[in-house]
Context: one part of a larger RNA
RNA sequence: ACCAAGUUAAGGAACUCGGCAAAUUGCCACCGUAACUUCGGGAUAAGGUGGGCCAGUAUGGUGUAAGGACUUGCUCCUGAAGCCUAAUCUGGUUGCAGAGAAGAGGGGGUAGCGACUGUUUACCAAAAACACAGCACUGUGCAAACUCGUAAGAGGAAGUAUACGGUGUGACGCCUGCCCGGUGCUGGAAGGUUAAGAGGAGAUGUCAGCGCAAGCAAAGCGUCGAAUCGAAGCCCCAGUAAACGGCGGCCGUAACUAUAACGGUCCUAAGGUAGCGAAAUUCCUUGUCGGGUAAGUUCCGACCUGCACGAAUGGCGUAACGACUUCCCCGCUGUCUCGACUUGGUGCUCA
Numbered sequence: 001a002c003c004a005a006g007u008u009a010a011g012g013a014a015c016u017c018g019g020c021a022a023a024u025u026g027c028c029a030c031c032g033u034a035a036c037u038u039c040g041g042g043a044u045a046a047g048g049u050g051g052g053c054c055a056g057u058a059u060g061g062u063g064u065a066a067g068g069a070c071u072u073g074c075u076c077c078u079g080a081a082g083c084c085u086a087a088u089c090u091g092g093u094u095g096c097a098g099a100g101a102a103g104a105g106g107g108g109g110u111a112g113c114g115a116c117u118g119u120u121u122a123c124c125a126a127a128a129a130c131a132c133a134g135c136a137c138u139g140u141g142c143a144a145a146c147u148c149g150u151a152a153g154a155g156g157a158a159g160u161a162u163a164c165g166g167u168g169u170g171a172c173g174c175c176u177g178c179c180c181g182g183u184g185c186u187g188g189a190a191g192g193u194u195a196a197g198a199g200g201a202g203a204u205g206u207c208a209g210c211g212c213a214a215g216c217a218a219a220g221c222g223u224c225g226a227a228u229c230g231a232a233g234c235c236c237c238a239g240u241a242a243a244c245g246g247c248g249g250c251c252g253u254a255a256c257u258a259u260a261a262c263g264g265u266c267c268u269a270a271g272g273u274a275g276c277g278a279a280a281u282u283c284c285u286u287g288u289c290g291g292g293u294a295a296g297u298u299c300c301g302a303c304c305u306g307c308a309c310g311a312a313u314g315g316c317g318u319a320a321c322g323a324c325u326u327c328c329c330c331g332c333u334g335u336c337u338c339g340a341c342u343u344g345g346u347g348c349u350c351a
Stems, first nucleotide, its partner, number of pairs: 001346008010337002014335001019332001027051005036041001038171001052093005060084003066078004070073001094098001106330004111325002113322002118130002134169007146155003172317004177247003182244002184240005191235003197229002202224005209216002248266005275309001276306001287303005
């Protein structure tokens, strides 16, 4: 010096990103216990008092002797004694200290997120992530859909739409607005387009034959091949957003000013409703006002100018819950002012 422990005057978070770490609290009995609430909780809320030992104090249990009853029994009832019980109360006594050591919640308030118990990155993340019950959409009529397998076959299920699969959302409460133009899905079938295939006009190679020649050219055998016919799909027509998704701009206007209930105009499939809002979302921004502090980029309450919230990629609330995150307070402390000492260990120096 470091490591592991312990103690510490006065102060008590001044430490620090942050009370990280440590300290406080801790058991039992009794008293007492708020907001809020889904009436279960919250709650061991909070906050108090007592606790050793000795003597006495009574209630209950068991039950001997004894007594009583009859159904005469290893019976039942009452029940001195003895034994067990000692909460409670009274008195006494004792130490610095009586849950005498060890083990054994610190507490309260605010806000965010997630309802909850659970699950997770084996070995840097335990969470607000995943799951969840509930909700919704969608597929599936059973040889089900779907999944595994080339198949046989198996799961689904020895189930049968109150079932099973897929997807999204995520308890509960109040709700969930507008847009079907694009993409997707579902339905439709008139028309357009369209593959293989069918079809075979025509062209061409070869060649008998014809022709003086150039060349023409039947049949056959080949090659190419137009029209025409030809399914789904696509185009097309509808429906559908708890399907993927989307949800405007400019100008003017009221008897102070400001603002604009109002008007005009352009564009769109439709122009963001309720609720919330500087938010886990706000750039400007430490926005402005209020609260808390002597002093507050954080926090809480408001405002709304929402760069760039918004309704199951759910919106807004919410008791309970959380090794989650934020801020504040009480208690407590070597975190600190600011160090010091003790014990053990490691290293180093000297002998």